The part of an RNA shown here (small-subunit ribosomal RNA, central domain) has 349 nucleotides and comes from an uncultured soil bacterium.
Context: one part of a larger RNA
Parts: sequence; structure tokens; C1' cells
RNA sequence: CUGGGCGUAAAGCGCACGUAGGCGGCAUAGUAAGUCAGGGGUGAAAUCCCGGAGCUCAACUCCGGAACUGCCCUUGAAACUGCUAAGCUUGAAUCUUGGAGAGGCGAGUGGAAUUCCGAGUGUAGAGGUGAAAUUCGUAGAUAUUCGGAAGAACACCAGUGGCGAAGGCGACUCGCUGGACAAGUAUUGACGCUGAGGUGCGAAAGCGUGGGGAGCAAACAGGAUUAGAUACCCUGGUAGUCCACGCCGUAAACGAUGAUAACUAGCUGUCCGAGCUCAUGGAGUUUGGGUGGCGCAGCUAACGCAUUAAGUUAUCCGCCUGGGGAGUACGGUCGCAAGAUUAAAACUC
Repeated sequence: CUGGGCGUAAAGCGCACGUAGGCGGCAUAGUAAGUCAGGGGUGAAAUCCCGGAGCUCAACUCCGGAACUGCCCUUGAAACUGCUAAGCUUGAAUCUUGGAGAGGCGAGUGGAAUUCCGAGUGUAGAGGUGAAAUUCGUAGAUAUUCGGAAGAACACCAGUGGCGAAGGCGACUCGCUGGACAAGUAUUGACGCUGAGGUGCGAAAGCGUGGGGAGCAAACAGGAUUAGAUACCCUGGUAGUCCACGCCGUAAACGAUGAUAACUAGCUGUCCGAGCUCAUGGAGUUUGGGUGGCGCAGCUAACGCAUUAAGUUAUCCGCCUGGGGAGUACGGUCGCAAGAUUAAAACUC
């Protein structure tokens, strides 16, 4: 390389949009580029292969045949692919009606708790732990009552519940706004799928500038523990956590499972719709879309997966190829930096 693979052994890009490219529904007519068939030309010789012959054999040489799997010309075929023309409606999209939702953004509002401040009551402890101590307190703490301020997060509801492409999203109200779903089957008529590069989004931590700072809390300090204790425990405590704008671009970014489409037993729970039957609050049944549990065939090294596939197929993309060296060095690109990304080799087992 041909291959074989990618849930857990190496391997699915964190996620989407989308350029080139690849692939693409039903049916008709034409065309003849691909395709197929016939004929012709060419495909030098030598070599290779087959059958002979000559050197005593062989290597070697000679003769004949085949082959040279290719290219070109020509005559046809028209199923498939392509192209052209005119169509179709099941894929896709649009429309109408409707309900669901922590989907996103902005503004406003609320209560509980915490800390601090002021005032009242009140007196000797409080706090903390395995036990203590550091710490706070007669300059009146802790406790309790009233008032005020601030910041952050939204108990119960809460649910293998919902929404979102992923990251993620949870008090309430209003405004703006995205997507999905069901029913109708009205419109367009293949408008589709995937997607190298590219572009955008992307938890936490971190960075820049300016705010904010209640609680928590890396670093740090002290007290303990211990042989030691640069820890676990305790008392404090700064960055940070919060907001605005800009960067970073990584995670066990996980379902460790790429996207799309089709097919292949069921049973059961739950969320959001719709229809039918019965019906006095509801029940039964059918059906569409999600989200779970179990389970057959099949698959799997096993574990397990099993209509939400890891089954059976098709298309497209990404990735893997023994362990270490190493996701490192060098170079490139990006970044303010931290670093990210791309990515070896020597050597060694």
C1' cells in the first nucleotide's frame, strides 16, 4: 500500500453553519461523455510466458507462438451514470391554526439567608474540635428585638422532568427574539445529504482596562495533628468568584458512541400534542414527536448494545496503525502573557 478498524483495547474533530468536492427521489423523451459489443490501426526490437532447436547439461543463444492488460479511429446498443428538455410528489422547504418549554438577550421587581452598621434588653462567656488552641469578648461579645446598608445566589416546586447544536439554562414580571412539535394537506417542485479548507459559538481557570466585593476562598499567616506535616482539621485571609467591554479556545468539552437516510419482535414508565369510542369529575384505544427501564433476533473478545443499536445497509467527513521517547523538540500559525494548534526523530524495550 491493499486492507482492517474507531463505547471500554490505538482511534469520532467540543459543537454548529457552510465553500470546493463527493453522493443523491419517481417517471418520460432525446443525446451518447462514461459504459458495453463488433471491426480496423497502433502497441519497435529485446525482456516476461508457452512450444521447439543449438552449444555434452545448465546458464546462454536461436526459431515460432502468445502476450504487450494501453492508446486512437470507426460502426452500433441505450439498461445504468452523466448531460438536455418537459413533468411528478413521497425527500426538503413554505403556509395556516394550536399548545408546551430553566432556549437566548435586555430592563425592572421580590422574599428568605449571610455579613456589616446604629439603637434597645442583658451578662460572662462565645466560637471551634476527636480533644484543643490560635480567634472574638467587661472598651459589653455570643444570644435576642427593632431599624438601616451591601453584594451574591434563588429553598420548597424539582421529576433517569423540560429546553438548547454543543458549552449550557432554574425566583417573579414585562419587552425583543431563535428553534422544535402536532393537526390541516393549501403552496414550491429534488430546491437534498455530507462537508477538506473557512467562519462562528464554546464550562471552569487564566489575562487586559474600569467598576464591585456580602459570603466563599487558591496563595499566605497563625493554631493544632505528627517522627516530620510545605497536607487532611481549626481561626483568619488576598487574588478570584460578580458586572461591562476585550482576549484566551482548552476539559473525563463523555453517551468516552460523527452526521444523514432506510429497514429489523415486543413489554413497560414518563413529557408534549392530535384523533376515535364510551362517559357526570374520567376510562379505554389509535397515532406523531421526545425521554427512560427491560428484552428477542442479530452483533460483540467479553462487558454489554438491542427501533434513541454497538443489528442490517447506503453516502460523506474525521481519526487509528506496538509501548516509551512525546502530544515533547524544531519550524510555522495564533496569543498581551499563560500557552494553544500543527507535529517529528535519534535512542530504547
Model confidence (mean pLDDT): 89 of 100. The RNAcentral record of the full RNA draws on Greengenes and SILVA. Its Rfam family is "Bacterial small subunit ribosomal RNA". Its family is annotated with ribosome and structural constituent of ribosome in the Gene Ontology.